[in-house]
Context: one part of a larger RNA
RNA sequence: UGGUGCUGAAGGAACUCGGCAAAUUGCCUCCGUAACUUCGGGAGAAGGAGGCCCUCGUCUUGGGCAACCAGGGCGAGGGGGCACAGACUAGGGGGUAGCGACUGUUUACCUAAAACACAGGGCUCUGCGAAGCCGUAAGGCGACGUAUAGGGUCUGACGCCUGCCCGGUGCCGGAAGGUUAAGAGGAGAUGUGCAAGCAUUGAAUUGAAGCCCCGGUAAACGGCGGCCGUAACGAUAACGGUCCUAAGGUAGCGAAAUUCCUUGUCGGGUAAGUUCCGACCUGCACGAAUGGCGUAACGACUUCCCCGCUGUCUCCAGCACCAACUCA
Numbered sequence: 001u002g003g004u005g006c007u008g009a010a011g012g013a014a015c016u017c018g019g020c021a022a023a024u025u026g027c028c029u030c031c032g033u034a035a036c037u038u039c040g041g042g043a044g045a046a047g048g049a050g051g052c053c054c055u056c057g058u059c060u061u062g063g064g065c066a067a068c069c070a071g072g073g074c075g076a077g078g079g080g081g082c083a084c085a086g087a088c089u090a091g092g093g094g095g096u097a098g099c100g101a102c103u104g105u106u107u108a109c110c111u112a113a114a115a116c117a118c119a120g121g122g123c124u125c126u127g128c129g130a131a132g133c134c135g136u137a138a139g140g141c142g143a144c145g146u147a148u149a150g151g152g153u154c155u156g157a158c159g160c161c162u163g164c165c166c167g168g169u170g171c172c173g174g175a176a177g178g179u180u181a182a183g184a185g186g187a188g189a190u191g192u193g194c195a196a197g198c199a200u201u202g203a204a205u206u207g208a209a210g211c212c213c214c215g216g217u218a219a220a221c222g223g224c225g226g227c228c229g230u231a232a233c234g235a236u237a238a239c240g241g242u243c244c245u246a247a248g249g250u251a252g253c254g255a256a257a258u259u260c261c262u263u264g265u266c267g268g269g270u271a272a273g274u275u276c277c278g279a280c281c282u283g284c285a286c287g288a289a290u291g292g293c294g295u296a297a298c299g300a301c302u303u304c305c306c307c308g309c310u311g312u313c314u315c316c317a318g319c320a321c322c323a324a325c326u327c328a
Base pairs, nucleotide, nucleotide: 001323002322003321004320005319006318007317008316010314011313014312019309027051028050029049030048031047036041038157052079053078054077055076056075057074058073059072060071061070062069063068080084092307093306094305095304097302098301099299100298104116105115120155121154122153123152124151125150126149132141133140134139158294159293160292161291163224164223165222168221169220170217171216172215173214174213177212178211179210183206184205188201189200190199191198192197225243226242227241228240229239252286253283264280265279266278267277268276
């Protein structure tokens, strides 16, 4: 000096990205417990008291013929210690907000999470030799299942809901029409030959799916405007005009895990608050199953605050052991 433990005056988070680490709490009995709530919960909420030993009284359980033995409950009095769940073991607690409903799962060896999964919801395919998948095939899985089943895909408990757009892309439907390959078809043409012929080429016409075309479909991929004017202070614009579009963002939410300007503005909390909470809405660039907004319970998740507690700190010190170091 480092490591691992232990202790510490006064203060008590002033430390720090952040209470990281440590400390506090810890068991049993009794009392007592809020908001909220899906009425289950939240709850061990929070908070408080008691706990050792001796004596006495009283009630009582089991066994025993009984004497008595082994317990239990309640009450009263007393005793000792610094300390009575005496060591060990053994929850710190509360409030607010975000995300995800939950228990689960995950980057074996830097990420455990708001990621994945999940019950529940939707769309879609599949009539059974099913669809889908593996295999060249035989064959197999699906399934010794049969649409209350199986596959794909999106969403993700529950509650209230899920608006408008089918122009583009995709998918589905459409006995017409257009286009369209090989094939069929052969009018003709060319070469050669005296010719028969042989060879080459070849127009109409006929010929699928596909594409064009006509419709449907958004819990399919996706998309969801601009400018100008207007009310008897000012400001604003319920109202009007105009351009464009397939249609111009509804409900709800909103400086948000989304807000650039921005430490927006106001309120709360602090002596002081770029964070936090509640509002406002000027949403650079929220928005409805790439789900929207809420939500009790849950979380080794994230944010902010408070109580308790502490060597995290003011500011370090001492002790024990193990290393390092010195000498042999």
Notes
Model confidence (mean pLDDT): 90 of 100. Large-subunit ribosomal RNA, domain IV from a metagenome, 328 nucleotides, folded computationally.